RNA sequence: CGGGCACCCAGGCAAACCGCUCGCAAGGGCGGGACGCAAAGCGAAAGGGCCCGGCCGUCCGCCCCACGGCGCCGACCGGGCAGCCCGUUGCCGAC
Numbered sequence: 001c002g003g004g005c006a007c008c009c010a011g012g013c014a015a016a017c018c019g020c021u022c023g024c025a026a027g028g029g030c031g032g033g034a035c036g037c038a039a040a041g042c043g044a045a046a047g048g049g050c051c052c053g054g055c056c057g058u059c060c061g062c063c064c065c066a067c068g069g070c071g072c073c074g075a076c077c078g079g080g081c082a083g084c085c086c087g088u089u090g091c092c093g094a095c
Stems, first nucleotide, its partner, number of pairs: 004095001005093001012037002017032006035083001041088003047085002049081006056074002060071004
């Protein structure tokens, strides 16, 4: 310096669900509540990924007499998630 991380110390955080609230939504805030977490601290302006909304569109599938409509997929614009990866800082200190 890099990787993994036991015991111990001080402790910390808080999933699902419920109540109130903000939002078109994803999702956020507060309270209750603990599934769990060695970063479940911070970062969405390093990057990847996922989710929501809007708009546009090729092939394909379905509906229609037709115009068109719906679905799948993709681009672009905006929004969100870090308890998905990732980046970064930090407590204890045996191996």